[in-house]
Order: sequence, then C1' cells, then structure tokens
RNA sequence: CCGUGCUAGGCGGGGACGUAGCGGAGCCCUGAACUCGCAAUCCGCUCUAGCGAGGCCGAAUUCCCUUCCGAGGGGCGUUCGCCUCGGGGUCAGCCCUUCUGGUAUGGCGCUGAUGGCACGGGUCCCGCGCGAUGUUGGUCCGUGAACCAGGUCAGAUCCGGAAGGAAGCAGCCUUAAGCGGUCACCGAUAGGCGCAGCGGGUCCCCCCGUGCCGGAGCCGUGUCAGUCGAUCAGCGCCCGGGACGCCGCCUCGACGCGGGGUGCACGG
Repeated sequence: CCGUGCUAGGCGGGGACGUAGCGGAGCCCUGAACUCGCAAUCCGCUCUAGCGAGGCCGAAUUCCCUUCCGAGGGGCGUUCGCCUCGGGGUCAGCCCUUCUGGUAUGGCGCUGAUGGCACGGGUCCCGCGCGAUGUUGGUCCGUGAACCAGGUCAGAUCCGGAAGGAAGCAGCCUUAAGCGGUCACCGAUAGGCGCAGCGGGUCCCCCCGUGCCGGAGCCGUGUCAGUCGAUCAGCGCCCGGGACGCCGCCUCGACGCGGGGUGCACGG
C1' cells in the first nucleotide's frame, strides 16, 4: 500500500421559550436527513445528559476537533424615522378666520364697470281691512218641572135643595232656567297665523328697479407674503409610556469553504 472481517462512531443541526440543568413534542431558521413505540395538565435523563426495539453505513466525500464565512434568533442602547396612548401648555408654525398686496387663471364690463345723485319698491315699524283658526254668544234641533210653571183637567173632593160653581192630582199638550248637539247663518273676541289688500312713517344699514352724471374697472378660484382674531385645542410644541423600522454593541449560531486528527484482527 491492497484485500477481507470487525470496533469506536454516525444515519441531521441550530435559535427562542421552558427547566436547577440537558434532551424530546410544538414554533422559527437551515436544507434533504433510516423505521417503529413513548410524551405536553408531560416524558426520559444528570454534566460524555431523551429512553426502548429494529435496520443500514462504517475508519472516511460520510466520524472527531477547529479557523473563516454567515441564514436566522436573543439581549442592551441612544439618536433618527414613523405610528400610538396619557397628561400639560397657549407661542401663533399648520388647520380655521378678517383684511391687504403680488402672481396665475376664469367670468362680467364702452350695447357702459366701480362710484355719486334723485325717485320708487323691497326691508323694518304703526294703524286699518280681508281671510283662516281658536274661544264664546245668538239662531236652529233635542231634552227638560212629584208640589212650590201655564193650558185642558177623567176620577175623587168641597159649596149648594137644585141649576150651577170652586180648587185641582194623574194623564196629555206647551214652556222657563238648565243640559246636550249643530257649526249651515249672524255677532263678539284673541294672537310668536296668513295676505302679490289699503294708508302713514323710517331709510341710505342692506337688496332691487328706473333716470341722470361720469368714463374703466369689478367679481370668483388657486398660490405666495404680510396682517386681525380664535378653540381652553385637530396637528406641530413640552413631559411620560408603548409598538415597529434603521443603526451600533454584545451573544448563540444552521448551511458552506478550508486545515488537522482517528483504530483492531487476519492474509498478501
């Protein structure tokens, strides 16, 4: 060095959680890696740290140690970015708002803008009128009196010798007050009702119309700058807390590249 048979060992690993600690199941990463049984309210173990049964490979591309790289995980940190919760504050930066100026754009305007003057109307106030509504009275209808309302008054009663007379209950008819209804008609009254009815006043604060003067501006929107103001505050601001991202430090670290190491027996 070659061949045969064995043995150690291997047939996945890692992170967080969890645990005195290790490993298993589940989650995540890596990426290709024997099978079965046990277990999460748990199971098996003890620093060489799953247990049990079976199978395969086997001293090397595969086992052991290690440099580097580094997927991914964990911890801490402050700055930054962004979101969010609680509290505070009132500067006026944003939002909102008054006005002014610049600028862009649209519309109206010499068939006459802004403005001024006059008149009229609207507006506002007063009075009246009309209507509607409500309330109420009358009209109309119904009802309505044991006796103390009326008429007629059977029977009965009283007076009378009689003729006749008197008062009069029930019944019937009528009616007063009252009660109820009707709003068809008439009247009264009320007002946060209406009126394209009438009269008067007010008035240039506002709007409209007409006429006159005069002759070129006026209005809207966006944006920029300045300015008046404002909420007990939507944001910005201040204080405190939380989540996420980026970054920095520490830590574990799969896969991978490389380096090193590792038997026994027999035969040639």

Predicted 3D model of a 268-nucleotide RNA (Bacterial large signal recognition particle RNA) from a soil metagenome. It matches the Rfam family "Bacterial large signal recognition particle RNA". By type it is a non-coding RNA gene. Rfam's curators write: The signal recognition particle (SRP) is a universally conserved ribonucleoprotein involved in the co-translational targeting of proteins to membranes. Its mean pLDDT, the model's own confidence on a scale to 100, is 75.